[in-house]
Context: one part of a larger RNA
Order: sequence, then structure tokens, then C1' cells
RNA sequence: UGUAGCGGACUGGAGAGCUUGCUCAAAGGGAAGCAGCAUGUGACUGAGUGGCGGACGGGUGAGUAACGCGUGGAUAACCUACCUCAUACAGGGGGAUAACAGUUGGAAACGACUGUUAAUACCGCAUAAGCGCACGGGACUGCAUGGUUCUGUGUGAAAAACUCCGGUGGUAUGAGAUGGGUCCGCGUCUGAUUAGCUAGUUGGCAGGGUAACGGCCUACCAAGGCGACGAUCAGUAGCCGGCCUGAGAGGGUGUACGGCCACAUUGGGACUGAGACACGGCCCAAACUCCUACGGGAGGCAGCAGUGGGGAAUAUUGCACAAUGGGGGGAACCCUGAUGCAGCGACGCCGCGUGGGUGAAGAAGUAUUUCGGUAUGUAAAGCCCUAUCAGCAGGGAAGACAAUGACGGUACCUGACUAAGAAGCCCCGGCUAACUACGUGCCAGCAGCCGCGGUAAUACGUACGGGGCAAGCGUUAUCC
Repeated sequence: UGUAGCGGACUGGAGAGCUUGCUCAAAGGGAAGCAGCAUGUGACUGAGUGGCGGACGGGUGAGUAACGCGUGGAUAACCUACCUCAUACAGGGGGAUAACAGUUGGAAACGACUGUUAAUACCGCAUAAGCGCACGGGACUGCAUGGUUCUGUGUGAAAAACUCCGGUGGUAUGAGAUGGGUCCGCGUCUGAUUAGCUAGUUGGCAGGGUAACGGCCUACCAAGGCGACGAUCAGUAGCCGGCCUGAGAGGGUGUACGGCCACAUUGGGACUGAGACACGGCCCAAACUCCUACGGGAGGCAGCAGUGGGGAAUAUUGCACAAUGGGGGGAACCCUGAUGCAGCGACGCCGCGUGGGUGAAGAAGUAUUUCGGUAUGUAAAGCCCUAUCAGCAGGGAAGACAAUGACGGUACCUGACUAAGAAGCCCCGGCUAACUACGUGCCAGCAGCCGCGGUAAUACGUACGGGGCAAGCGUUAUCC
């Protein structure tokens, strides 16, 4: 939602039954209910207008040898949304435009026209404590240009409402805080087999532009400016706190974390805005990819995962907004691959285990031997224990402050249980800790350096034994 079915106050009484005064009771009326329509209110959902945020956070290091960075200053040459404080205000109007409706173009992307409507959207008017601009006057003061303050005349510019009535917002001015802009001193790799470079170039004047100084830009005038104290050119490179090394002085380095800068397919440009010349905005050009009805359109992982490719080589298309923080909102709350966590990788660092005690017939095996033995070796077996880790079972957090926990039944605690499930790699000539046997015979091979090997190789290969490190070990590359 809904069939059959059930119920259906009250009223009504056709009619029927018989026990003749009782029972049953149709049609009709009709309340609740149900359905539809209209209007109002509230909630929710979606599109649109409007506001704030998309300039933070996140990524990368291509460019940059520069006031980019570091450090110390300057700004009397500047700006600063949100936040805080103070002061003064918010009066009265207007015209539009999305949405919506209709018509219509196009394959699509996306439009066009007509009509209609609202606002904290937009535009005049009023008002101006204070503020801006122009022209004057006075006082104080600074290292300079100058600055501060008082005052006169003229002139210019504001505002918006919502509400749960508690508040939240709006406008102007001043101050603070925060964040930035700009300028300067010093420092900041290599090459002279780069020695000259420069025309908006250097300065002035006038104007424009900017939040602001300035050739920042323009016109005119002058001829300057830089350079062996290394200009220019070329190469390389993001810078720093730091990190590695070293007794230090130094040398090397700039991954992760933090600060600054630069970039967002390549190049250029502005718009909006307090702030961008803007990674997930716009416009143009270029290369590439994709869609197309061939007319035209769409895109930008150096966000998180992930794919392909390249490469010796580097991870999951995971969970959650619970915490911390950010944005929006009055709040509820919403968004957040920031972040918190989990997964993979011995990649690094740290810790732990792979058992402990006892055990001589010095077993067997193996190697060696002068054949007597010696070594492996208390090692094993045997006996007695223990349970860290792993496995099983029970309990079970903090992180959260009233609620709210992704991690996670995780950390941790307890119990029972079995020596079981858990050791490799390099080396043994000297440097350098650690030796014998056999095989090989300048062969096969080793090697960081010196060097080994041509028939008794402690240096090659294997074995026994030994030395070193150990969940690692050794090689290679690189730095001190």
C1' cells in the first nucleotide's frame, strides 16, 4: 500500500420469526475515520540567489648564485578579512535579477528570448562624533625627506537584518593582536682555457601607477653606472635550523621533523578578493589525451590510494572523524586522504627468544693418528626443572571533560599447557681473532694490499676443527 474478511457510536424502522410481546432487522440519515482538493505552520530534501571559506592545510624541488635564504636592522615609504578593546551610529526610499513559468537553438558542452519575484544582493537620498581631499594659521618635535597636535574655510563618503528574545550580526573611526609587503649592512659553490659589461642602461626633472618607496612605467635632459676587492659569461645548486664524521679545527650533506622561498602539463595574462596573479578558479597560446552528429567541445594526481612506464630499487584503489587541528554555522551539526590509526617491507634503531641445571660409560658417529691415542665433548643421550615469545582459555583498560573510541576485545593481567614451533652468515698466509687432512698441480681457481697455485698449498676446492658477528651476515656503491 492493500483483496477477502472484521468493526462501525447514534438514528432509522421496510420487513421477518414465533412463545402476541419479545427477538432479528434491510433501505435511508449520520459522527468519528478514510481519500482528494485548497490554505496556513513546522521539519526534511534538491536546485538557485546571497554570505564566509576555496590565498589555510596537503604535494614537489623544476627554476633560482638572487635581498632567494641566514643573521642584524629600517619602514617618518606600507597593508592586514576573521579576533579583542574603545567611541559614534543604523533614518527614509528605488530599480533590477537568478530561481520559477513559457517559447526556442544545439549531438553534446552549453545557451537565447519573453514574462514574473525576494534578500544581509545592487543603487541613490538623509545624517557625520570621527575620517578623507583642497587651501590657510599656530604650537611641539626628529638623524634627513619630515612627524605629531590644535584650529579656520570649502568639499566628499556609511549602514542590514535575523532571532529560540538570551543573543547573533551591520556601518564609520581609533587602538591592539596576528599575518604580510618593501628597503638596507654582513654572509652564502666552481671556472680567467670567461676581461671587459651595460641604452631604461646610471642620474635628474615632470607625470602615471602602487597599500607603499623606487626607471616600477612614460616623455624630456645629462652621460653616466659596474669591473682583477673578479663585473659579465659559463657550469652547478632550492636556502637554513639541522644531520653524518672528527679530540677539535674542519670536511661532507640538506631525506624525514621545523622555518623561509619557488612551482602546479609548458609559456603568458589579468579578474575577484583583506589577501592570489590562485594545484583540484578564469582567459589566451602550445604539446598531449579523450568525446563528437565534424559544426564543436572536455581534461591536467609535484593531494591520498591506485595503474602503466622507466629503473638495481621503494607500500594499501584500507578504517575513522573517537582524539588534535582547520573551514562553515547562533546552534544542532556538516565538510576535512590534514590528522589519528591499521596494512605491506629486517629499510633503520632498540629489546627478547630459540632453553636452564645435572650428566664420563669421556657412548655412537665423524675427523685425524706415530694405530697407543687425540679432538668434537658435558656436547649428545639420560635425569630434574622452567615457560619469555608463539599457541589455548578467562578478564580487560587509559586515550573522553556530560555523551561520543576508528585503533580493538588492542595494550595489559591471570590460568592451564608442551622443551616443544624458532640459527644463520662470513672468515681462519700477514695486515687480522682463528689449522689440519684430502683433492688439484702456474691447471682449476683466490685476491682489499702484499701476493698464493709449476706434486707434500695453514692462501685454490671439500671435510673435520676453530675464530667473529648474530636475526642477521657478507659484498658493492658513497661520505668523514
The part of an RNA shown here (small-subunit ribosomal RNA, 5' domain) has 480 nucleotides and comes from an uncultured bacterium. Its mean pLDDT, the model's own confidence on a scale to 100, is 84. The RNAcentral record of the full RNA draws on ENA and SILVA. Rfam family: Bacterial small subunit ribosomal RNA. Gene Ontology terms of the family: structural constituent of ribosome and ribosome.